[in-house]
RNA sequence: AGAGUUUGAUCCUGGCUCAGGACGAACGUUGGCGGUGCGCUUAAUGCAUGCAAGUCGAGGGAGAACCAUUUGAUUCGUAAGAUUCGAAUGGGGAAACCGGCGAACGGGUGCGUAACACGUGAGGAACCUGCCCUGAAGAUCGGGAUAGCCCGGGGAAACCCGGAUUAAUACCGAAUAUCCUGUCCGGACCGCAUGGUCUGGUCAGGAAAUGGUCCGCCGCUUCAGGAUGGCCUCGCGGCCUAUCAGCUAGUUGGUGAGGUAACGGCUCACCAAGGCUAAGACGGGUAGCUGGUCUGAGAGGACGAUCAGCCACACUGGGACUGAGACACGGCCCAGACUCCUACGGGAGGCAGCAGCAGGGAAUAUUGCACAAUGGGCGAAAGCCUGAUGCAGCGACACCGCGUGCGGGAUGAAGGCCUUCGGGUUGUAAACCGCUUUCAGGAGGGACGAAAUUGACGGUACCUCCAGAAGAAGGCCCGGCCAACUACGUGCCAGCAGCCGCGGUAACACGUAGGGGCCAAACGUUGUCCGGAUUUAUUGGGCGUAAAGGGCUCGUAGGCGGUUCAACAAGUCGAUCGUGAAAUGCCGGGGCUCAACCCCGGAACGCCGGUCGAAACUGUUGUGACUAGGGUCCGGUAGAGGUGAGUGGAAUUCUCGGUGUAGCGGUGGAAUGCGCAGAUAUCGAGAGGAACACCAGUUGCGAAGGCGGCUCACUGGGCCGGUACCGACGCUAAGGAGCGAAAGCAUGGGGAGCAAACAGGAUUAGAUACCCUGGUAGUCCAUGCCGUAAACUGUGAACACUAGGUGUGGCGGAUCUAUUGAUGUCUGCCGUACCGUAGCUAACGCGUUAAGUGUUCCGCCUGGGGAGUACGGCCGCAAGGCUAAAACUCAAAGGAAUUGACGGGACCCCGCACAAGCGGCGGAGCAUGCGGCUUAAUUCGAUGCAACCCGAAGAACCUUACCUGGACUUGACAUCAUGGGUCUACCUGUGGAAACACAGGGUGCUUUUGCCUCUUGCACAGGUGCUGCAUGGCUGUCGUCAGCUCGUGUCGUGAGAUGUCGGGUUAAGUCCCUUAACGAGCGAAACCCUUGUCACUAGUUGCCAGCGAGUAAUGUCGGGGACUCUAGUGAGACUGCCGGUGUUAAACCGGAGGAAGGUGGGGAUGACGUCAAGUCCUCAUGGCCUUUAUGGCCUGGGCUGCACACGUCCUACAAUGGCGCGCACAAAGGGAAGCGAACUCGCGAGAGCAAGCAAAUCCCUAAAAACGCGCCCCAGUUCGGAUUGCAGGCUGCAACUCGCCUGCAUGAAGCCGGAAUCGCUAGUAAUCGUGGGUCAGCAUACCACGGUGAAUGUGUUCCUGAGCCUUGUACACACCGCCCG
Repeated sequence: AGAGUUUGAUCCUGGCUCAGGACGAACGUUGGCGGUGCGCUUAAUGCAUGCAAGUCGAGGGAGAACCAUUUGAUUCGUAAGAUUCGAAUGGGGAAACCGGCGAACGGGUGCGUAACACGUGAGGAACCUGCCCUGAAGAUCGGGAUAGCCCGGGGAAACCCGGAUUAAUACCGAAUAUCCUGUCCGGACCGCAUGGUCUGGUCAGGAAAUGGUCCGCCGCUUCAGGAUGGCCUCGCGGCCUAUCAGCUAGUUGGUGAGGUAACGGCUCACCAAGGCUAAGACGGGUAGCUGGUCUGAGAGGACGAUCAGCCACACUGGGACUGAGACACGGCCCAGACUCCUACGGGAGGCAGCAGCAGGGAAUAUUGCACAAUGGGCGAAAGCCUGAUGCAGCGACACCGCGUGCGGGAUGAAGGCCUUCGGGUUGUAAACCGCUUUCAGGAGGGACGAAAUUGACGGUACCUCCAGAAGAAGGCCCGGCCAACUACGUGCCAGCAGCCGCGGUAACACGUAGGGGCCAAACGUUGUCCGGAUUUAUUGGGCGUAAAGGGCUCGUAGGCGGUUCAACAAGUCGAUCGUGAAAUGCCGGGGCUCAACCCCGGAACGCCGGUCGAAACUGUUGUGACUAGGGUCCGGUAGAGGUGAGUGGAAUUCUCGGUGUAGCGGUGGAAUGCGCAGAUAUCGAGAGGAACACCAGUUGCGAAGGCGGCUCACUGGGCCGGUACCGACGCUAAGGAGCGAAAGCAUGGGGAGCAAACAGGAUUAGAUACCCUGGUAGUCCAUGCCGUAAACUGUGAACACUAGGUGUGGCGGAUCUAUUGAUGUCUGCCGUACCGUAGCUAACGCGUUAAGUGUUCCGCCUGGGGAGUACGGCCGCAAGGCUAAAACUCAAAGGAAUUGACGGGACCCCGCACAAGCGGCGGAGCAUGCGGCUUAAUUCGAUGCAACCCGAAGAACCUUACCUGGACUUGACAUCAUGGGUCUACCUGUGGAAACACAGGGUGCUUUUGCCUCUUGCACAGGUGCUGCAUGGCUGUCGUCAGCUCGUGUCGUGAGAUGUCGGGUUAAGUCCCUUAACGAGCGAAACCCUUGUCACUAGUUGCCAGCGAGUAAUGUCGGGGACUCUAGUGAGACUGCCGGUGUUAAACCGGAGGAAGGUGGGGAUGACGUCAAGUCCUCAUGGCCUUUAUGGCCUGGGCUGCACACGUCCUACAAUGGCGCGCACAAAGGGAAGCGAACUCGCGAGAGCAAGCAAAUCCCUAAAAACGCGCCCCAGUUCGGAUUGCAGGCUGCAACUCGCCUGCAUGAAGCCGGAAUCGCUAGUAAUCGUGGGUCAGCAUACCACGGUGAAUGUGUUCCUGAGCCUUGUACACACCGCCCG
């Protein structure tokens, strides 16, 4: 000293929470010793029992028990003697009594008290003071009682009554008076008023114990002084509440009297009507106050246990007595409540003393020892009393100290835990070796505290000796804040949590374990206080938008106040004195072994009071001075400023009349409504109410609300100029008063239009709305209420200062042109608006009209919700307004700005996105995939676009992962070890559905620790089992969309921005220009492949123009390289050229040339990222699960199952066609377990035989549509081909479930397809065929190839998707959002 928490991120505001310290604590777990402190915070609840205040015989009378001596009697005994009961004398002195002193101290508690109770400082000229000290003086003479005791009586008791008798340092009378008090008369001195001090005289009144005694002394009386203690008065100080605003009748004062130690309404009589209060009276709530304690840097805040001072109280309330002192804790009286005793008549009691009990409570101790010390009471003293006190006991309650061992010890033991299985960690920790003995334990000695006697503590502290590592460690925490991490279990469960938040199968946050961290005889939790919190802000905050400026003005109290002179000295400043108790705290020193603790000294102690001084500032004073603030006066001037009266035209509506005919009106579209009884439209006349077009303007006026046709009357304020007058007269403004839009209320008018409510029509799922047709209050006027608004510039008023620029309203001044004039130019003051510097601000923004810099005053704020609500009060006719909480609840609520995303926001732009077209799909049949259903199984995955002829480039077995059944268990496969072997492999036979089992045969390759194989064993193998939300890799998609970023710089507090925006342009963030940016990267483009043209090179298997040869014919042959072609290298296209447009740019438009023109066509190529997108069943892989099974083998079945729904294809519905015949032209591929010619056979699928070809050579290979000719003639057909029957072919171990093909026969639906929806912009769509992969066989699918070959558009309003910029946002899981009832 800060930290966490609002957001995707940021800055700010703001609350909540944490880390610190403290405690009279309590609770949980644990617990060795000692020292010093502390210990009912609650029930001032009630108390059994014991003790806590007595003492003095040197004040007094009386005198029990007991002792000694003498003596009498009784009983027992023969006696000695013993026992019992007396009497006298002497001693002795208990209890009780009178008397004195004490009991008013000490001890307890905090009920009450907001008060002179306390603190502090003054005052008492208004007072008292026992015992104590000092000084002066005195103590003479008398008297009568009374308790006790004794006798009698009453009562249960407590206790009481009567009689007799008696003493005193008890009581009373008289004398004396240094003196005191009072009356009257003086003198001196002094004071802040009353007055005080000293002193003289007159008169009156007032003392004592001739005591006690041990002869030392102790006492008694009066006066004066001191000391101590008390009493009274005053200034100042310290709680909350205004939802308590008025209180007061002894109240305030006076006169007189009473009373008191003393002043005083303290009390009383009379008189007066005062006194207190916004600087908070009165009322309510709470509370003992202080020194101090805790905290804090301090200022402060909270508290007032222990210790100390003061106060108050003593069962509750009241009262007095005694006394120096009390209205008295362990005294009295009365009343009350409660408890106890009782003979029922009556009595007794007061633990908030020390212990202790009950109760309450989370909670707080022994019915201990001693008066040895300190102190107190009494006493001359000895001494007695003392639950004050000194000690001990209990309690980790707090603080402090000590210990639970120290050194060595690696094989880094065992065990535990983790592990990547290598190891790591616990950990020098242990064991083991050596050493020591503090504390505790045992034994011996043994204090200080005491000055002679006297020690409760205590055989304690302390010292010495002995034994043995021996008897002595736990608690909390480990996600962040906050120091310390792993494993297992659990699976939004159980639980944790101070805040944020953890837990839904890999939890460092739950529980346990290991390990670690922090403290340590304690550790945590709870509670409370301060701190952090500058989060009540004096130090030290704010109010445009975060909470917060009153709607406006006037003005009272209050606060603040211009220049100058003089005086004073209240504030202020300096010096000095007094006070500020001790303890505490701080500094220094000392004593207990240290420390805590204790002792000594010092400094300090805001404040308050006295005295002396200073005079700058503030203040006060002055019938001082001044004029810059303010006001008055004079001259001008602008204006929707206000009030009242009058008046004008346009328009709407209504009425009457004319013309005129079928509609009008209204809407997105309609309808309700009006209209043939004549509307709407139009013309004329009239009525009535309200509002004032144009002018009109970020123009004007007003304090604000507000004010708008014109005229008149009355009237407020401003501004400018003059500078004559006054002379600080000012500013602000709590309460208070006035004004105050609209709506609303009351009474009376008025009512054209508009229009809440209401009615109807629409819209809608509904529509108590938006739209339409009507329509009443109201809107208007007068008068009176209401008193609120986003009453906003969301910005209180006043004054001063601090760059400018540009307009505009008002009034002036100067100047130029010969003059006037002007919206010319320059300039002063006032208003109004925009931009902007410094500065300020969280930012936005403000910026001489401040939100800048300062001063003064007022108002207001302190997290969100509850709530501007409830209750109370005030106001109002009401509606309601003003003032204004709490319980409870949340961890946020909020401001500004940023980046995204989104918008049924805006701008620009693009894409087969729409439009324009062509062809489809959706209807039919079939194929295929999916859903669903079914099933023993119908294996699994993929699910909007971006799943659904997708994984699967081809399920009869296999595949195959699914099901049924039969068999296997170190295994079908890998590694290791042990042992064996030439067994194995393979062949045959039997059983079996096969796997497999049994039997027989068989005897390898290599040359060796061999391959191979078998047996056994332990590790392990295996898993298409789960998790694609633990992952890698790969892929889809946005999207071939033009975007996505970085470095440096700059801007911003920051998130971020800039660059990448803007103007053009492009297919493009493509390029150009501008530019606080300059560059760069990933993308785009280019480079690559293919295709289109040409050239060169090469010329077989390809080609054949010319030459030659040959054939029925054919590049067939010789040959040729011209051409085509092949396949290699090049050329070519770059907006290069021309014109125009454009900014002299980039580029675009047009043109030339060219095979090709503006990226020539096509392909490959896919940025940062998004979708927890897809895939654990391609592969890889963490974790989990399984291990005679979820692994492996086999048979058969299934993946093909069918009321149904969907997707994608194929074939069609026909004449642009079908069929038949004839006939032409490709490209690109494939081929050896292969392609297979020709020939023969078969109607055909195909078969047979078989040439050629590892391919520019041979084969697949026929291209088809097209074209020519012919038939069909619009029909469910010569369309269409499903379905089914029969007969065949091919592949294959095997076509039943379940293949393909052929022939014959059969001949279904279907005549162009609802809503909806898809593809395509040129060699494209459409259409036609061909090939390939997979593959034994199986293609309407997929991947390729060529043939024929269109239409339309040159646009961007709309739908959809995307991009850039901008705007709004309360969204950020981002509109499939958020959120209201």